[in-house]
RNA sequence: CCGUGCUAGGUGGGGAGUUGGCGGUGCCCUGAACCCGCAAUCCGCCUUAGCGGGAUUGAACUCCCCUUCGAGGUCCGGCUUUGUGGGACUGCCGGCGCCACGCGGCGUUGAUGGAAGGGUCCCGCGCGGCGAGGAACGGUGAACCGGGUCAGGACCGGAAGGUAGCAGCCCUAAGUCGAACUCCUCGGGUGACGCGGGGCAGCCCGCCCGGAGCAGGCGAACGACGGAAAGCCGGAAGGUUCGGAUCGACAAGGGGUGCACGG
Numbered sequence: 001c002c003g004u005g006c007u008a009g010g011u012g013g014g015g016a017g018u019u020g021g022c023g024g025u026g027c028c029c030u031g032a033a034c035c036c037g038c039a040a041u042c043c044g045c046c047u048u049a050g051c052g053g054g055a056u057u058g059a060a061c062u063c064c065c066c067u068u069c070g071a072g073g074u075c076c077g078g079c080u081u082u083g084u085g086g087g088a089c090u091g092c093c094g095g096c097g098c099c100a101c102g103c104g105g106c107g108u109u110g111a112u113g114g115a116a117g118g119g120u121c122c123c124g125c126g127c128g129g130c131g132a133g134g135a136a137c138g139g140u141g142a143a144c145c146g147g148g149u150c151a152g153g154a155c156c157g158g159a160a161g162g163u164a165g166c167a168g169c170c171c172u173a174a175g176u177c178g179a180a181c182u183c184c185u186c187g188g189g190u191g192a193c194g195c196g197g198g199g200c201a202g203c204c205c206g207c208c209c210g211g212a213g214c215a216g217g218c219g220a221a222c223g224a225c226g227g228a229a230a231g232c233c234g235g236a237a238g239g240u241u242c243g244g245a246u247c248g249a250c251a252a253g254g255g256g257u258g259c260a261c262g263g
Base pairs, nucleotide, nucleotide: 001263002262003261004260005259006258009057010056011055012030013029014028015027020046021045022044023043024042034054035053036052037051038050063256064255065254066253067252068251072247073246074245075244076243077242078240079239080238081237082236084234085233086232089231090230092227093226094225096223097222101219102218103217105214106213113209114208117205118204119203120202121198122197123196124195125194126193127191128190130187131186132185133184134183135182137178138177139176140175146171147170148169149168154163155162156161
């Protein structure tokens, strides 16, 4: 170096999830990916690999180890969107209080303050006005049972004369009506009226003393309260060509790769 027969090994690997942990089934990625049975409210194991049974390849274009690259997954963070809750802080809105900084107002034609007077308030009286009632005044007012006069007529009487009395006319009582005036009594949501008394805190009016402030309308500052929730804070879901961590298929490079017999 060649041939034959073996053996180790290979016939996929990885991520998340699950689990005390690991491997597998199920999901996803990569990918050239032996067969049968089992497995998700699951199966097997407690260590190098699913458990059980078979097939094939086999020391090389294999297999193993290391490095690099890196599909993809996961976690954390950043940014962002949506909806939700909060109301400490910043900003916003509202009314309130406070201050007297700015503007405006009042004030030497005299502020704040002080003194006296009057009014506003209460009681009584007078006068006036208004209203009610009454008196007074005027009209009207009785078929008989009011009055006067009583035609006619009636009655008594010899007569003289007398008596009662209807209608009419006149008058009157109760009553009724009446524009005003006059008188009396009473009343009030009565008065540009008069008098007396009381009260007098505040306010108003004018006068006096005195001589520089007064007041708080708007804004600012400050305080506490209330409201909304933009910033902000908490948690949720989604997105992300962003940052970090971790696992990592495929691929590339390097290294290693057995035993026996015969020639």
Predicted 3D model of a 263-nucleotide RNA (Bacterial large signal recognition particle RNA) from a Thermomicrobiales bacterium. Taxonomically the source falls in Thermomicrobiales (Bacteria, Pseudomonadati, Thermomicrobiota, Thermomicrobia). Rfam family: Bacterial large signal recognition particle RNA. Rfam links the family to the GO terms signal recognition particle, plasma membrane targeting and SRP-dependent cotranslational protein targeting to membrane, signal sequence recognition. RNAcentral records the identical sequence in 2 taxa. The coordinates come from a structure-prediction model, not an experiment, and the mean pLDDT is 79. The gene name in the source record is ffs.